[in-house]
Context: one part of a larger RNA
RNA sequence: UUGGGUUUAAAGGGAGCGUAGACGGGUCGUUAAGUCAGCUGUGAAAGUUUGGGGCUCAACCUUAAAAUUGCAGUUGAUACUGGCGUCCUUGAGUACGGUUGAGGCAGGCGGAAUUCGUGGUGUAGCGGUGAAAUGCAUAGAUAUCACGAAGAACCCCGAUUGCGAAGGCAGCCUGCUAAGCCGCCACUGACGUUGAUGCUCGAAAGUGCGGGUAUCAAACAGGAUUAGAUACCCUGGUAGCCCACACGGUAAACGAUGGAUACUCGCUGUUGGCGAUACACUGUCAGCGGCUUAGCGAAAGCGUUAAGUAUCCCACCUGGGGAGUACGCCGGCAACGGUGAAACUC
Numbered sequence: 001u002u003g004g005g006u007u008u009a010a011a012g013g014g015a016g017c018g019u020a021g022a023c024g025g026g027u028c029g030u031u032a033a034g035u036c037a038g039c040u041g042u043g044a045a046a047g048u049u050u051g052g053g054g055c056u057c058a059a060c061c062u063u064a065a066a067a068u069u070g071c072a073g074u075u076g077a078u079a080c081u082g083g084c085g086u087c088c089u090u091g092a093g094u095a096c097g098g099u100u101g102a103g104g105c106a107g108g109c110g111g112a113a114u115u116c117g118u119g120g121u122g123u124a125g126c127g128g129u130g131a132a133a134u135g136c137a138u139a140g141a142u143a144u145c146a147c148g149a150a151g152a153a154c155c156c157c158g159a160u161u162g163c164g165a166a167g168g169c170a171g172c173c174u175g176c177u178a179a180g181c182c183g184c185c186a187c188u189g190a191c192g193u194u195g196a197u198g199c200u201c202g203a204a205a206g207u208g209c210g211g212g213u214a215u216c217a218a219a220c221a222g223g224a225u226u227a228g229a230u231a232c233c234c235u236g237g238u239a240g241c242c243c244a245c246a247c248g249g250u251a252a253a254c255g256a257u258g259g260a261u262a263c264u265c266g267c268u269g270u271u272g273g274c275g276a277u278a279c280a281c282u283g284u285c286a287g288c289g290g291c292u293u294a295g296c297g298a299a300a301g302c303g304u305u306a307a308g309u310a311u312c313c314c315a316c317c318u319g320g321g322g323a324g325u326a327c328g329c330c331g332g333c334a335a336c337g338g339u340g341a342a343a344c345u346c
Stems, first nucleotide, its partner, number of pairs: 004317003007300002012314001014201004021194003025088002028085004033081002035077008048066007091191001092188003096183005103177007110154001114150008125136002162169002206247003210243002216240001220236004258313006266291009295302002319346003328339004
């Protein structure tokens, strides 16, 4: 390389947009590049194959033919692929009418809780644990009442729910904004699918700068436990957690399952729309779940939301360790990230 694979054995890129490329619906015409056929030229010799011949045979030598599956030219064929042109509407998109949602961004508002402050009542404990101690408290704590301040998070509803490309998104209201779905069949007329490089987004922790800091809490300190205890438990506590702007670009970024299209038994629950409305049943489209037929699978299991049957495109895998390491290069303020070996060993 061929072949085989990628839920769990090695293997789906974290996600999207999209360039080149690859692949691509129906009709008619044209062209003849691919494709197919004939002919011509060429395809050295040796070698190979076949028919003869020569060494007593054979190996060996020799002669003739074939083959040389290729390339170029030329003459044709036109189903398929391609090029060009015409038309079509079912793929795709647009308009119109509805509708759904924690989709995104910005601003405003709310109550409970927590901590702190001030004042009142009140007195000796509080707190914490397996048990304690550190800690707090007669300079009046804990408890309780009133008032005030601050920051962060939004109980119930809440769900096998919903939305989003993924990350993710939840108090209430307003504004801006994006999307899906359904209905309709008015418009465009293949405008599509995928997508190397590229660009954008990307939890948490982390970084820079400026704010903020109520709770919680790496580091750190103390108290315990213990043989020890750089831990688990307790009392404190700084970064951080929050906001603005920038960086970083990784996760068990998981459905451990790339995207698109078509096809292939059913039952059941639920969300949104349409239809229908007798409030009973039922149809249809799009989602989210459960169970299962065929089929698939090493099995577990998957099963119209496929891991089934097929096609197209991208990514990735090739024994374990060494190692996601070293070196080099690229990116980054750094932390580190991306790319990514070998010796050796089993």
Molecule: small-subunit ribosomal RNA, central domain
Organism: metagenome